RNA sequence: GCCCCUGUAGCGCAGCCCGGAUAGCGCACUAGGUUCCUAACCUAUUGGUCGUGAGUUCAAAUCUCAUCAGGGGCG
Numbered sequence: 001g002c003c004c005c006u007g008u009a010g011c012g013c014a015g016c017c018c019g020g021a022u023a024g025c026g027c028a029c030u031a032g033g034u035u036c037c038u039a040a041c042c043u044a045u046u047g048g049u050c051g052u053g054a055g056u057u058c059a060a061a062u063c064u065c066a067u068c069a070g071g072g073g074c075g
Base pairs, nucleotide, nucleotide: 001074002073003072004071005070006069007068010027011026012025013024020058030044031043032042033041051067052066053065054064055063
């Protein structure tokens, strides 16, 4: 230098290929229940500019372009 993969909640991930109605799951956090107390268990709640910027579109996490970060391959 070229090519490929990954980036979505505090953490781990799904959704992306084939655009559509409010972006979801598990764990964690918080509150409550239970307990003499803690753990465990049960219930509820909170939390997101979908790496960043721009474009296309009635509509973008999803398509296009650029760019940043991490990983891998080739030279």
A computed fold for a 75-nucleotide RNA from a Candidatus Nanoarchaeia archaeon, annotated as transfer RNA. Its Rfam family is "tRNA". Rfam classes the family as a transfer RNA. Rfam's curators write: Transfer RNA (tRNA) molecules are approximately 80 nucleotides in length. Lineage of the source: Archaea > Nanobdellati > Nanobdellota > Candidatus Nanoarchaeia. Its mean pLDDT, the model's own confidence on a scale to 100, is 82. The sequence is in RNAcentral, with records from ENA.